[in-house]
Molecule: small-subunit ribosomal RNA
Organism: metagenome
């Protein structure tokens, strides 16, 4: 500090999401130790049990039991003493209002900060002053008697006090009166003296004392003294009460609220002010600076987060407040309306003898319940602190400790060093190896923590026998204080030493990107994952597992929540032309802001000082626990508030002056500015009349409609309503909506000029008010044309539309509503400033003597272009979207939704205001490249047109679909499959095609091991259809290497065979895992790169533009300059010529020969052959063109503008085709999906399609005769002549490895004869018969021949194909494959040889430029609405149910206050009663929520229905 995610890519806007930190947490897996913290967030729901507030005998009366001792008694027992003036209980005092808990309520003087109290209180504590005299009567306890189950209670009797009462005294306090002085902002405060009134006490407890006195018994009292206490008053400290200023959440879909309400007078009450309460009087008080209402919430110090500003939060600790089962009430007291006090009412629980009673854990533990979830019914008062006490001491669930929980933070450990042939296992593997990994084992060492044993400092200060000093005192008593000090106080914990031994101690999450970490297997849109994007449909780094790796580590992940990132509510620090966002426009209230100069004040502001801002926390320094967490000390900080001093520039107030802002005045001026009123012509329709006579009208084409009852057309006259042509414009005016014939009247605003007046009078503007197109509404008119609705005609699958014929509201006028809009410049109003250029409108000044015209210039105004700047870009650019200022309005992801509810306005329609649930990971803006368009321009192509011939009809051939079948193997499927893979299926081919029979290391390859003398060829027997199985052996032959006397011997098994094992094999699957090859766009002219430049960028430029070309071909121009792949050229062939070379080719001349033939000698001239050259380049001429490229025409030439043809196929597209050519990953199969064999099938046939052949005839058929090619093939081959056969063919074999021989007859053509338009002398299918040939074999299932038969067919519907010249058409010839052939196919060859077009409107395809786009798997795209189905949330809804807060009335507990009566020495007490008064009851509403038959829309959901609304001119913008 950012990242991911909208797109094909880009920039921007914008949301969603992630990485961080934190937590009183919870959940999952795991878990060694310790320290310090922390732990019911939910039910302020209910609680069993124990404990949590007592203490004082030095205030008082009374006062045991048990036990012990002594005495009496035989004993029972009794008397005295000790324990002991002890325990329990009581009177009295102090405390119990603290401490501890919780956060329900409360939006408030509750809290915080700062002030005030001249309006107050204060027990205990501190300092000071003074006092304590004289009396009295009761009452608990206790005793006696009684009631009750209990709780408890009644009556009588006796008694004490520091309990209670009366009187006295009054320094003093308080009150009243008037006086003097001082002070204050005020009502008043303070001091002093006077007079009058009112108000005290416990002389008690404990200790000591010696004279005197009293009672006189040990002794006690008076008295003296010490100490504690009592009373009055002043004072301090601390603590409180009350008041004020400021601050403190959301909601305006809460806008008005208020009757003790606001104030006054008088009173009551209080410690004290006050409507705090009451009577009376007045009518006030609060509120857009948010009253009132609703919701939510204890507040602060602080905590978390953050760079900060902020945001969130208030658990632990500290301060404050509130509460104590719910509600109400008072009493006591210094203090309470009182957590463990009281009374009443309610709910609940418990006891009960049914009559009555008891209770309150939001104290500490604990229980059950709730819940995702939160501990021990522990120890101790040793410490700190509190209460009481003179003290010892007692009490203390405050507190200190321990326990439980990884809940958090911090620390420690689970070992350290060495250790490689790198063990084993596991995983991966290209099988070589690699990883885990020095990791382990093993060797050496150490010893923390836990474990065992032992030991002890510290937390301890106090208390205190005894002793000493000092002080009080008359005192050596006593008391206080200080020192020494025997003895004594630890709940709990730490520390140290020793022993042993690597021993007891590692997991969790992740590994597609963000984000650090990768492989294999399993799975197969399943199971699953997921924070976002997204993974999974057979090779998943994303699921599950394993190995490995990364991260953290006694933890690790997940979930939840907060802040951050988010500048995504923007104060710091955002925006509003098009992304969300300027209100339709104006006027104007509050408010905000505001010109120049002078003076003054000091309110803001600045500065300094003072007070405060508690402690803790945070930060810094130092220190203590071995470190740290934690803790201690000191400092800093605490942005704030308040008070005081100073300053006066700025803001503000007040006063004065000014003119430039603003306004006024005067003179001009343009204009569809507004309102009213009058007038005009054109057109239209209607009416009347005339002419006229069959149609008119309307459309893409029609029809409906009108018309012989006379339309349309035309003339004349008349009527009516609406709108104002041309001028007219980028023009004018208005605030906007808007305004257009002419005149008149009234009227608003602007601009220019003058610079006379006012003197800041200004700008903006929440609410508010007015205006506000069209449509719509109400009432009354009007109504020509037009025209929703509606009717009809068309169109169409439909057509509730588009088109046509009609037509009513409405459009018009008057009055009144409505108040919306793409009310747009999608741009709020105002002010100032910031280059220019140009075209308009209006007014003025000036130049020339004047004017027109023109130039210059000033102001306002309407447009365009453009600098800088700005902007995401498009763009904007003095008319800003620039630079600043002022004010207002508005926005915060898309959908839901401008919807619901509520409110308000409206006659209604509806408007304004305006959510949520739920849902999505986007929705958007601008621009880019493509693609597309029933967009445009330019240009090509047999694309169309022009033309020739076909297909589609027939028969047959062939391929395909479909069907059939045991099987009809497989693939190819728009163009780009379909005479395609097949350039040869009878067997073979041939395949997991079918049926059947066989083989299993295999038909084929390599390796290892073993075996037998092996092996090869030929032959035999049985079974069999064969393959094969079983058997039998005979003959012949072959073999490595060595030696050799060539006789042979040795070696044996290399090859081959058998057996066994590794393995082979697969035309099995996946062409969507692939290579290679191929098709197609397309022989189209395109596709790119480097550098530079432009752009934030995608990208553009180059490659665009003007010409030109077949061409991105070339030229010109040019922020481009060059280059590459394509095009062209180079290559082959063909066309002309030359040279060379002449055999097998040729034969002119010479010679020879033949019936004849280059037959022979020869020849190289010619043809030809086949090698090398030449030739063509827009080179030349003319014209056009930009002085170009090039084009047109011409000359020459065999050939002319690429001469013809071929080969050659850019970047890429179609997941195009092919795993069955081949290769290949993965998967599958292994006595079978491999291999062999026989037979069948691939040829099956209701039907359909493609491609062909032959025809339908006379440009023909048939017969005869006569010509002229090219290319190619031939040795398991081509085969001549000859002979046989009608023929296919047969016999036979010359010649030829071929310019030599053969296939080989070319055919059409030409010449001649016949046929005479007919299903024929056309056509030949089909069928019968007879044959030939190939082959092991022609049944399924070959070709050919002959004879016979002689079908459909007479030129082919819609539709459709090819072809632009040696082309189409037509004619034959050859070849591959091949035994043969279903070839009419394919690939080639030549012969004859046209027609038409010079155009680009249309169809198809293509190229370039441009335009629009919501498309980008790219128009075979995208996408909308109804309906149907499922799920979810929500609105309305007859109602029903509940909550909340108030109101009115009824009732009225406890209780305070008041009244009357009784009582009585006093204080009490009793009875009755008034006001108020909780709960309760009744009633009418308000508001919030739940539920509800039915109903409304909404959202979402791979493959539903209907249409086709939008995106291109989206086919009606």
């Nucleotide at each position: 500090a950012g990242g991911g995610u909208u797109u094909g890519a880009u920039c921007c806007u914008g949301g969603c999401u992630c990485a961080g930190a934190a937590c009183g947490a919870a959940c999952g897996c795991u878990g060694g130790c310790g320290g310090c913290g922390u732990g019911g967030c939910u039910a302020a729901a209910a609680c069993a049990u124990g404990c949590a507030a007592g203490u004082c005998g030095c205030a008082c009366g009374a006062g045991a039991a048990a036990c012990c001792c002594c005495g009496g008694g035989c004993a029972a027992c009794u008397g005295g003493g000790g324990c002991g003036g002890u325990a329990c209980a009581g009177u009295g005092g102090c405390g119990a209002a603290a401490g501890g808990g919780c956060g329900a309520g409360g939006a408030a003087c509750a809290c915080a900060u700062g002030g005030g109290u001249a309006a107050c209180g204060u027990a205990c504590c501190u300092g000071g002053a003074g006092c304590a005299c004289a009396g009295g009567g009761a009452u608990a306890g206790c005793c006696u008697a009684g009631g009750g189950a209990a709780a408890c209670u009644u009556a009588g009797g006796a008694u004490a006090a520091u309990a209670c009462c009366u009187g006295a005294u009054g320094a003093g306090a308080c009150c009243a009166c008037g006086g003097u002085c001082c002070c204050g902002c005020a009502g008043g405060g303070g001091a002093c003296a006077g007079c009058g009134g009112u108000c005290a006490a416990u002389g008690g407890g404990c200790g000591g004392g010696g004279a005197u006195c009293c009672c006189u018994u040990u002794g006690g009292g008076a008295c003296c003294u010490g100490u504690c206490g009592g009373c009055u008053c002043c004072u301090g400290a601390g603590c409180g009460g009350c008041c004020c200023a400021u601050g403190u959440c959301c909601u305006a879909u809460c806008a008005g609220c208020u009757a003790g309400u606001u104030g006054g007078c008088g009173g009551g009450g209080u410690a004290a002010c006050g409507g705090c309460c009451c009577a009376c009087c007045a009518a006030g008080g609060c509120u857009u600076c948010g009253a009132c209402g609703g919701g939510u919430a204890c507040c602060g110090g602080g905590a978390c987060u953050g760079a900060g500003a902020g945001g969130u939060u208030g658990g632990c600790c500290c301060g404050g407040c509130g509460c104590a089962u719910u509600g109400g009430c008072a009493c006591u007291g210094a203090g309470a309306c009182a957590c463990u006090g009281g009374c009443c009412a309610g709910a609940c629980u418990c006891c009960u003898a049914c009559g009555g009673g008891a209770g309150g854990c939001u104290g500490c533990a604990g229980u059950a319940a709730c819940g995702a979830a939160u501990c021990a019914u522990g120890g101790g008062c040793a410490a700190u602190g509190g209460g009481c006490g003179a003290a010892a001491g007692c009490c203390u669930g405050a507190c200190c400790c321990u326990g439980c929980g990884a809940c958090g933070c911090c620390g420690c450990g689970u070992g350290c060093g060495g250790g490689a042939u790198g063990a084993a296992g596991c995983u991966c593997u290209u099988c070589g190896g690699a990883g885990u990994g020095u990791a382990a084992a093993c060797c050496g060492c150490u010893g923390u923590c836990a474990g065992g044993g032992g030991u002890u400092a510290c937390c301890a200060a106090g208390c205190g026998a005894g002793g000493g000093g000092a002080g009080g005192c008359a005192a050596u008593a006593c008391c206080u204080u200080c020192c020494c000090g025997a003895g004594u106080u630890g709940a709990g914990g730490c520390g140290c030493c020793c022993c042993a031994g690597a021993g007891g101690a590692a997991g969790c999450c992740a590994c597609g990107g963000c984000u650090a970490a990768c492989u294999u297997c399993g799975u197969g849109c399943c199971a699953g994952c997921a924070g976002c994007c997204g993974c999974g449909g057979u090779a998943a780094g994303a699921c599950g597992a394993a190995g490995g790796u990364g991260g953290c580590g006694a933890g690790c992940g997940u979930u939840g929540u907060u802040c951050g990132g988010a500048a995504u509510c923007a104060c710091u620090g955002g925006g509003c032309u098009u992304a969300a966002a300027g209100a339709g426009c104006a006027c104007g209230u509050a408010g905000g802001c505001g010109g120049g100069c002078c003076g003054u004040c000091u309110u803001g502001c600045g500065u300094c000082c003072u007070g405060u801002g508690a402690a803790a926390u945070c930060c810094c320094c130092c220190g203590g626990c071995u470190c740290a967490a934690c803790c201690g000390g000191g400092g800093a900080a605490u942005g704030g508030c308040a008070g005081g001093g100073c300053g006066a520039a700025c803001g503000g107030g007040c006063g004065g002056c000014c003119u430039u802002g603003a306004g006024g005045c005067a003179g001009g001026u343009a204009g569809a500015g507004g309102u009213g009123u009058g007038g005009g012509g054109a057109a239209c329709u209607c009416u009347u009349g005339g002419u006229g006579g069959a149609g008119c009208g309307g459309u893409g084409g029609a029809a409906u409609g009108c018309g012989u009852a006379g339309a349309u057309a035309u003339c004349a006259a008349g009527a009516g309503g609406a709108a104002c042509g041309c001028c007219g414009g980028a023009g004018a005016c208005g605030a906007a909506g808007g305004u257009g014939c002419c005149g008149c009247a009234c009227u608003g605003g602007g601009c220019c000029u003058g610079u006379c007046c006012u003197g800041a009078c200004g700008c903006u503007g929440a609410g508010g008010u007015g205006c506000g197109a069209a449509a719509g509404c109400c009432a009354g008119g009007g109504g020509a044309g037009c025209a929703a609705a509606c009717g009809g005609g068309a169109u169409u699958a439909g057509a509730u539309a588009c088109c046509c014929c009609g037509g009513u509201a409405g459009u018009c006028c008057u009055g009144g509503c409505c108040c919306u809009a793409a009310a747009c410049g999608a741009u709020g109003u105002c002010c100032a400033c910031u280059a220019g250029g140009u075209c308009g409108g209006u007014g003025g000044u000036u130049c020339u003597c004047u004017g027109a015209c023109g130039g210059a210039u000033c102001a306002c105004u309407g447009g365009c272009c453009g600098a800088a700047a700005c902007a995401a870009a498009a763009g904007c650019g003095a008319u800003a979207a620039g630079u600043g200022g002022a004010c207002c309005g508005c926005c915060u992801g898309g959908g839901g939704a401008g919807u619901a509810c509520g409110g308000u306005c409206g006659c209604a329609a509806g408007g304004c205001u305006a959510a949520a649930a739920c849902u999505c990971a986007a929705a958007g803006g601008a621009a880019u490249u493509g693609a597309c368009g029933g967009g445009g321009g330019c240009u090509c192509a047999c694309a169309c047109a022009a033309g020739c011939g076909g297909u589609g009809g027939a028969g047959c051939a062939u391929g395909u679909u479909g069907c059939u079948c045991a099987a009809u193997u497989c693939g190819a499927u728009a163009c780009u499959a379909c005479g395609c893979g097949a350039a040869g299926a009878a067997c073979c081919u041939u395949a997991u095609c079918c049926u059947g029979g066989g083989c299993u290391u295999g038909a084929c390859a390599u390796g290892u091991a073993g075996g037998a003398g092996c092996c090869u060829c030929u032959c035999c027997c049985u079974g069999g259809a064969a393959a094969c199985a079983g058997g039998a052996u005979a003959g012949a032959g072959u073999u490595u290497c060595c030696c050799u006397u060539c006789g042979g011997g040795g070696u044996g098994u290399a090859a081959g065979c058998c057996u066994a094992c590794a393995c082979a094999g697969g035309u099995g699957c996946u062409g969507c895992a692939u290579g290679g090859c191929u098709g197609u766009c397309g022989u189209c002219a395109g596709c790119u790169c480097g550098u530079g430049u432009c752009g934030u960028g995608a990208g553009a430029u180059g490659u665009c533009g003007g010409g030109u070309u077949a061409a991105g071909u070339c030229c010109c121009a040019u922020a481009a300059c060059g280059a590459g792949c394509g095009a062209a050229a180079c290559c082959c062939u063909u066309g002309u010529c030359g040279c060379u070379a002449g055999u097998u080719g040729c034969c002119a001349g010479c010679g020879g020969g033949u019936c004849a033939u280059g037959c022979c000698g020869g020849g190289g001239a010619c043809u030809c052959u086949a090698g090398c050259g030449a030739g063509a380049c827009u080179g030349c001429c003319g014209g056009u063109g930009u002085c170009a490229a090039a084009c047109c025409g011409g000359a020459g030439g065999a050939a002319g503008g690429c001469g013809g043809g071929g080969a050659u196929g850019a970047c890429g597209u179609c997941a195009a085709g092919u795993c069955c050519u081949c290769a290949u990953g993965g998967c599958c199969u292994u006595u079978a999906u491999g291999c062999c064999c026989a037979g069948g099938g691939c040829u099956g046939c209701a039907a359909a399609c493609g491609u062909g052949c032959u025809a339908c005839a006379a440009u023909g058929g048939u017969c005869g005769c006569u010509a002229c090619a090219a290319a190619c093939c031939g040795a398991u081959g081509c085969a001549a002549g000859a002979c046989c056969g009608c023929g296919a063919g047969g016999u036979g074999g010359a010649g030829c490895a071929a310019a030599u021989c053969g296939g080989a007859a070319a055919a059409a053509a030409g010449c001649g004869g016949c046929c005479c338009c007919a299903g024929u002398u056309c056509a030949g299918a089909u069928c019968g018969g007879a044959g030939u040939c190939u082959g092991c074999a022609a049944c399924u299932c070959g070709a050919c021949u002959c004879c016979g038969u002689g079908a459909a067919g007479u030129u082919g519907g819609a539709a459709u194909c090819g072809c632009u010249a040696g082309u189409a058409a037509u004619c034959g010839c050859g070849g591959a494959u091949c035994a043969g052939c279903u070839a009419c196919g394919c690939c080639g060859c030549g012969g004859u040889g046209a027609a038409u077009g010079u155009g680009u409107u249309c169809c198809u395809g293509a190229g370039c430029c441009u335009u629009g786009u919501a498309c980008a798997c790219a128009c075979c795209g995208c996408c909308c609405g109804u309906c149907a189905a499922g799920u979810c949330a929500u609105g309305g809804g007859a109602g029903c149910c509940g909550g909340u807060a108030a109101c009115a009335c009824c009732c009225g507990g406890a209780g305070u206050c008041g009244g009357c009566c009784c009582g009585a020495u006093u204080c009490a007490g009793g009875g009755c009663u008034g006001c108020c008064g909780a709960a309760g009851g009744u009633g009418a509403g308000a508001u919030c929520g739940g539920u509800g038959a039915c109903u409304g829309g909404g959202a979402c959901u791979a493959a539903g229905u209907c249409g086709a609304a939008a995106c291109a001119a989206g086919g009606u913008a």